A computed fold for a 112-nucleotide RNA from a Planctomycetaceae bacterium, annotated as TPP riboswitch aptamer (THI element). The source organism's lineage runs through Bacteria, Pseudomonadati, Planctomycetota, Planctomycetales and Planctomycetaceae. It was read from a public genome assembly, where an Rfam model found it. Rfam family: TPP riboswitch aptamer (THI element). From the family's description: Vitamin B(1) in its active form thiamin pyrophosphate (TPP) is an essential coenzyme that is synthesised by coupling of pyrimidine and thiazole moieties in bacteria. The model forms 100% of the base pairs in the Rfam consensus.

RNA sequence: ACCCAACGCACGGGGCGCGACCAAAGCGGUUUUUUCCGCCCACCUCGCUGAGAUGCACCCGUUGAACCUGACCCGGUUCGUACCGGCGGAGGGAUUGCGUCGCCCGCUGGCU
Repeated sequence: ACCCAACGCACGGGGCGCGACCAAAGCGGUUUUUUCCGCCCACCUCGCUGAGAUGCACCCGUUGAACCUGACCCGGUUCGUACCGGCGGAGGGAUUGCGUCGCCCGCUGGCU
RNA backbone atom coordinates (compact mmCIF):
# COMPACT_ATOMS: atom_id res chain seq x y z
C1' A A 1 0.00 0.00 0.00
C1' C A 2 -3.72 -3.57 -1.20
C1' C A 3 -7.33 -7.61 -0.25
C1' C A 4 -10.73 -10.25 3.05
C1' A A 5 -13.47 -9.82 7.45
C1' A A 6 -15.80 -6.50 10.99
C1' C A 7 -18.26 -1.82 11.90
C1' G A 8 -20.73 2.69 10.10
C1' C A 9 -23.29 5.68 6.30
C1' A A 10 -25.92 6.15 1.60
C1' C A 11 -28.77 3.72 -2.20
C1' G A 12 -31.52 -0.51 -3.55
C1' G A 13 -34.23 -5.48 -2.76
C1' G A 14 -37.46 -8.59 0.52
C1' G A 15 -40.96 -11.13 3.95
C1' C A 16 -44.71 -10.34 7.68
C1' G A 17 -47.63 -16.49 8.63
C1' C A 18 -50.20 -20.15 12.29
C1' G A 19 -53.19 -20.97 16.78
C1' A A 20 -56.32 -19.30 21.13
C1' C A 21 -59.82 -15.70 23.01
C1' C A 22 -63.39 -12.89 20.40
C1' A A 23 -67.95 -7.61 19.22
C1' A A 24 -71.48 -6.28 15.58
C1' A A 25 -73.73 -8.14 11.29
C1' G A 26 -75.05 -12.82 8.91
C1' C A 27 -76.61 -18.22 9.00
C1' G A 28 -78.89 -22.55 11.54
C1' G A 29 -81.73 -24.71 15.64
C1' U A 30 -85.14 -23.54 19.86
C1' U A 31 -89.19 -20.35 21.91
C1' U A 32 -96.59 -17.97 21.04
C1' U A 33 -93.27 -13.32 21.83
C1' U A 34 -89.29 -11.66 24.88
C1' U A 35 -85.28 -15.96 25.14
C1' C A 36 -81.46 -19.60 24.68
C1' C A 37 -77.67 -22.46 21.96
C1' G A 38 -74.31 -23.30 17.95
C1' C A 39 -71.43 -21.69 13.47
C1' C A 40 -68.84 -17.63 11.43
C1' C A 41 -66.08 -13.72 13.54
C1' A A 42 -62.87 -7.61 13.64
C1' C A 43 -59.95 -5.00 17.31
C1' C A 44 -57.21 -5.84 21.81
C1' U A 45 -54.51 -9.55 24.37
C1' C A 46 -51.90 -14.19 24.73
C1' G A 47 -49.23 -18.37 22.56
C1' C A 48 -45.86 -21.20 18.23
C1' U A 49 -41.49 -21.04 14.83
C1' G A 50 -37.86 -17.67 13.38
C1' A A 51 -32.89 -12.82 12.33
C1' G A 52 -37.48 -10.72 11.47
C1' A A 53 -44.72 -11.96 11.78
C1' U A 54 -45.54 -3.93 10.07
C1' G A 55 -40.78 -2.17 12.89
C1' C A 56 -37.01 2.77 9.49
C1' A A 57 -36.89 -2.89 13.12
C1' C A 58 -34.80 -7.49 10.80
C1' C A 59 -32.52 -9.81 6.58
C1' C A 60 -30.21 -9.44 1.76
C1' G A 61 -27.48 -6.82 -2.49
C1' U A 62 -24.60 -11.08 -8.30
C1' U A 63 -19.14 -14.80 -3.99
C1' G A 64 -26.94 -13.43 -4.73
C1' A A 65 -31.59 -19.97 -0.36
C1' A A 66 -32.69 -12.28 1.56
C1' C A 67 -36.93 -13.34 -1.26
C1' C A 68 -40.21 -15.06 -5.52
C1' U A 69 -42.14 -19.03 -9.11
C1' G A 70 -43.02 -24.15 -9.07
C1' A A 71 -47.18 -24.50 -4.97
C1' C A 72 -54.16 -24.82 -2.95
C1' C A 73 -46.86 -29.40 -4.66
C1' C A 74 -44.74 -34.06 -2.03
C1' G A 75 -43.24 -36.67 2.74
C1' G A 76 -43.19 -35.88 8.10
C1' U A 77 -44.85 -33.29 12.50
C1' U A 78 -48.33 -30.32 15.14
C1' C A 79 -53.86 -27.56 18.29
C1' G A 80 -52.16 -25.28 13.70
C1' U A 81 -48.81 -23.26 10.22
C1' A A 82 -44.25 -21.95 3.96
C1' C A 83 -43.06 -25.89 11.74
C1' C A 84 -39.01 -29.80 9.59
C1' G A 85 -37.30 -31.83 5.08
C1' G A 86 -37.70 -32.57 -0.27
C1' C A 87 -38.27 -29.74 -4.51
C1' G A 88 -32.91 -27.03 -5.20
C1' G A 89 -25.92 -29.05 -9.13
C1' A A 90 -34.52 -25.99 -11.08
C1' G A 91 -35.80 -21.09 -12.91
C1' G A 92 -35.80 -15.97 -11.38
C1' G A 93 -34.01 -12.15 -8.15
C1' A A 94 -31.66 -5.83 -5.84
C1' U A 95 -26.10 -1.59 -8.33
C1' U A 96 -23.71 -1.64 -4.98
C1' G A 97 -20.76 2.78 -3.58
C1' C A 98 -18.05 5.35 0.20
C1' G A 99 -15.62 5.58 4.90
C1' U A 100 -13.16 3.60 9.49
C1' C A 101 -9.98 -0.28 10.68
C1' G A 102 -6.98 2.97 16.11
C1' C A 103 -4.92 3.79 21.30
C1' C A 104 -2.65 2.07 26.02
C1' C A 105 -0.10 -1.68 29.11
C1' G A 106 2.73 -6.25 29.69
C1' C A 107 5.75 -10.42 27.78
C1' U A 108 9.01 -12.73 24.14
C1' G A 109 12.24 -12.80 19.81
C1' G A 110 15.20 -10.31 15.99
C1' C A 111 18.03 -6.04 14.21
C1' U A 112 20.70 -1.49 15.19